[in-house]
The RNA shown here (Glycine riboswitch aptamer) has 92 nucleotides and comes from an Alphaproteobacteria bacterium. Its Rfam family is "Glycine riboswitch aptamer". The family has 44 seed sequences and 9,425 matches in Rfam 15.1. The sequence was found by an Rfam model in a public genome assembly. Of the family's consensus pairs, 86% are formed in the model.
RNA sequence: UUGAACCCUGUGGGAGAGGUCGCCCCAAGCGGGCGGCGCCGAAGGAGCAACUGUCCCGGAAACUCUCAGGCACAAGGGACCGCAGGGGAAUG
Repeated sequence: UUGAACCCUGUGGGAGAGGUCGCCCCAAGCGGGCGGCGCCGAAGGAGCAACUGUCCCGGAAACUCUCAGGCACAAGGGACCGCAGGGGAAUG
């Protein structure tokens, strides 16, 4: 001097699945609460390979499971992607 991985902030995009059944409340609504059954996976969490490592044991995901979360519109959340900024220091 270049400035990776990684982290943070702002911003834009961002899917899926019952307007279900019963009871209760209600300012009586396409509302709210609780419980049941049915579903979804892209917060989080957990599990696994014929791959791989330093190999009696470990390591992954957008795969799998649904504990959690979610399932009319809206709101909110949302893995991941784009843009801008900051930190960071690998490498040349």